A computed fold for a 171-nucleotide RNA from a bovine gut metagenome, annotated as Lysine riboswitch aptamer. It matches the Rfam family "Lysine riboswitch aptamer". Its family is annotated with lysine biosynthetic process in the Gene Ontology. The sequence is in RNAcentral, with records from MGnify. The coordinates come from a structure-prediction model, not an experiment, and the mean pLDDT is 79.
RNA sequence: GAUAGAGGAUGCGCUUAAUCAAGAGUAGCCCCUUGCAAGCUUUGCAGAGUGCGAGGGAUGAAAGGGAUUGGCGCCGAGGUGGGAACCUGCUGCAAAAGGUUUCUUGCCGGGCGUAUGGAUAAGAUCCAUGCGACUGUCGCAAAGAGAAAAAAGAAUUUGCGGAGCGCUAUC
Numbered sequence: 001g002a003u004a005g006a007g008g009a010u011g012c013g014c015u016u017a018a019u020c021a022a023g024a025g026u027a028g029c030c031c032c033u034u035g036c037a038a039g040c041u042u043u044g045c046a047g048a049g050u051g052c053g054a055g056g057g058a059u060g061a062a063a064g065g066g067a068u069u070g071g072c073g074c075c076g077a078g079g080u081g082g083g084a085a086c087c088u089g090c091u092g093c094a095a096a097a098g099g100u101u102u103c104u105u106g107c108c109g110g111g112c113g114u115a116u117g118g119a120u121a122a123g124a125u126c127c128a129u130g131c132g133a134c135u136g137u138c139g140c141a142a143a144g145a146g147a148a149a150a151a152a153g154a155a156u157u158u159g160c161g162g163a164g165c166g167c168u169a170u171c
Base pairs, nucleotide, nucleotide: 001171002170003169004168005167008075011074012073013072014071015070017069018068019067020066028059030057031056032055033054034053035052036051039050040049041048042095043094044093045092046091047090078108079107080106081105082104083103084102085101086099087098088097109135110134112132113131114130115129116128117127118126119125137162138161139160140159141158142157143156
């Protein structure tokens, strides 16, 4: 340098392929009452369109997201922070926010529990940080290795520490 593997019985991710819960008696359309007024369509400018809000009645969704099973791809799998390009909402320019299609760079071995904070409709789920034990791997030390002596000395156990640009095997 190349090839092939391992960590976990909750490894990582993708998928309407099916089912289910929730979204939700919410948004919206219609009717009644009423407030506001050049207001509303994210912010500013220009344009275009059109009333906007509250209470009550009747009717009444969907999407994103989630769980389980199945299928598929894999072991920096993937997640996350920054930057760049692209896209988004009535149109154009700019800003803020968001998106994930891509590239680049930093951090994270892995899952679990818990506390705080954030996203979200959300007790679900995800993300960040702290703490806790567990787990895989490598390094160091001790035991295994006792008894009379020499050589070899593993499975396994305990303690401390490191990180995936790692580890193991073969060529």